[in-house]
RNA sequence: CUCUUAUCAAGAGUGGCGGAGGGAAUGGCCCUAUGAAGCCCGGCAACCAACACAUACUCAUAUGUAUGAUGUAUGGUGCCAAUUCCAUCAGCGUUCAUAAAAACGCUGAAAGAUGAGAG
Numbered sequence: 001c002u003c004u005u006a007u008c009a010a011g012a013g014u015g016g017c018g019g020a021g022g023g024a025a026u027g028g029c030c031c032u033a034u035g036a037a038g039c040c041c042g043g044c045a046a047c048c049a050a051c052a053c054a055u056a057c058u059c060a061u062a063u064g065u066a067u068g069a070u071g072u073a074u075g076g077u078g079c080c081a082a083u084u085c086c087a088u089c090a091g092c093g094u095u096c097a098u099a100a101a102a103a104c105g106c107u108g109a110a111a112g113a114u115g116a117g118a119g
Stems, first nucleotide, its partner, number of pairs: 001119008013041001015040003021031003026087003042080003047076003050072003053068005084111001088109008
């Protein structure tokens, strides 16, 4: 970098260093010297592993295997303004006498992010 798959409406600091930028890209709209990015500490969460527990299978309370609206937070990530801040495409619905347009809503997809696996 590409592919597969799961998740993306919740959650997380009045800390230290640092000094001007940041929110993926484009447009918007925002955040920011009442200090941006980054680093450290702290925190959140529970994707993978581990351990515990429960259930099922097994002749079997062991061992083993599988599962989980379960627990711990030990290891590996991740995350800590705004729904993934909003948008784009398709279908459907509502508003409209009808059509178009538009607005709003729902569903799916795209794009993106993160985990796990593969090349």
About this RNA
This is a predicted structure of a 119-nucleotide RNA (SAM riboswitch aptamer (S box leader)) from Paenalkalicoccus suaedae. The RNAcentral record of the sequence draws on Rfam. Its Rfam family is "SAM riboswitch aptamer (S box leader)". Gene Ontology term of the family: regulation of gene expression. The organism belongs to Paenalkalicoccus, within Bacteria. Its mean pLDDT, the model's own confidence on a scale to 100, is 80.